[in-house]
Context: one part of a larger RNA
């Protein structure tokens, strides 16, 4: 170096776009770089192998042949890879007509509930717990009725349902906007796949500036519990949670399963769309491609399980792993306002 792996044992990058690079559909002609054949030069000698010979044998020595797998030059071959020129439509993309959706951004708006304020009724409790107490209440609480303020979240519908690359997205209406699916044609003609660096996006918490602040609630205070109780339980309560702009760039960012393509038994149900059939219609059946579940054949797997949404059979490209601890630490560098993030050892030890 090759060889082995990555759902759960170490190991898939959080996700996308995309540069270089790697890889790449069908077919014709051509070229001859890779590739194949032949010739030739070189590939020192010794060594090695083989055949002879010489020391009585052997070691050893001598002669001849082989070998020297490489490189150069020349002559050929053209299946495959590559290059050049041309053609094609099945990969990819575009146009036309439909379709579903919590996809994104902005604006407006609605009702229920909590809290607070004002007023009415009304009186001694309320609240809370395993039981209590702190707390609130005769300065009139809790309860109940009416009015008002404000913020946040959107019951039912709701689903193993839908959409999105991932993070994620759920009241209603309007505006702007991305992607996806189906049908039948037409167009372009390989325009493709992957993607080191790079760029963009990325829950929650956190940070900066300015707003906002109902409920909840780190910290904090008090009451309990307890041997103690810097906790679990209770009463309060500030950051924060919300908005705008900027930063951070991490998660069990999980399907713990990278992306793309092809192939490999069937079954039941589900979501959106299309074809055909039946039906007055609703709807039911049928089949086609797409999404998303369940239980299974073969295969695979250490087992669990996975099983056309593969962890099966193959190909291409990227990322990553190499005993446990030390350690995702130290040092250096890059980024960040900071918190910290990224990259990432060794000694030593078992």
């Nucleotide at each position: 170096c090759u060889g082995g792996g990555c759902g759960u044992a170490a190991a898939g990058g959080g996700a996308g776009c995309g540069u270089a690079g790697g890889u790449g559909g069908a077919u014709u002609u051509u070229u001859a770089a890779g590739c194949c054949g032949g010739a030739u030069g070189u590939u020192u000698a010794a060594u090695u192998u083989c055949a002879g010979g010489g020391c009585c044998c052997a070691a050893c020595c001598c002669u001849g042949a082989a070998u020297u797998u490489g490189c150069g030059u020349c002559c050929g071959g053209a299946a495959c890879u590559g290059g050049a020129a041309g053609u094609c439509u099945u990969g990819a993309a575009u146009a036309u007509g439909g379709g579903a959706g919590a996809g994104g951004c902005g604006a407006a708006u609605g009702g229920a509930a909590u809290u607070c304020c004002c007023g009415g009724u009304g009186u001694a409790g309320c609240g809370g717990u395993g039981g209590a107490a702190u707390g609130c209440g005769u300065a009139g609480a809790u309860a109940u009725c009416g009015g008002g303020a404000g913020g946040a979240a959107c019951a039912c519908c709701a689903g193993u349902g839908g959409c999105g690359a991932a993070g994620g997205c759920g009241g209603u209406u309007c505006g702007c906007u991305g992607g996806c699916c189906c049908a039948a044609u037409a167009u372009u003609g390989a325009c493709a796949c992957u993607g080191a660096g790079g760029c963009u996006c990325a829950a929650a918490a956190g940070c900066g500036u300015g707003g906002g602040g109902a409920g909840c609630a780190a910290a904090c205070a008090g009451g309990a519990u307890u041997a103690g109780a810097u906790a679990c339980c209770c009463u309060g309560g500030u950051a924060g949670u919300c908005c705008a702009c900027g930063c951070u760039g991490u998660a069990a960012u999980c399907g713990a399963u990278g992306a793309a393509u092809a192939c490999u038994a069937g079954g039941u149900g589900u979501c959106g769309g299309g074809u055909c059939c039946g039906u007055u219609a609703a709807c039911g059946g049928u089949u086609c491609a797409g999404c998303a579940c369940c239980g299974c054949a073969a295969a695979c797997u250490a087992a669990c399980g996975c099983g056309u949404u593969a962890a099966g059979u193959a190909u291409u490209c990227c990322g990553c792993c190499u005993g446990g601890g030390g350690a995702g630490u130290a040092c250096g560098c890059u980024c960040g306002c900071a918190a910290g993030a990224g990259u990432g050892a060794a000694a030593c030890u078992c």

The prediction has a mean pLDDT of 86.
This is a predicted structure of a 350-nucleotide part of an RNA (small-subunit ribosomal RNA, central domain) from a metagenome.
The RNAcentral record of the full RNA draws on SILVA.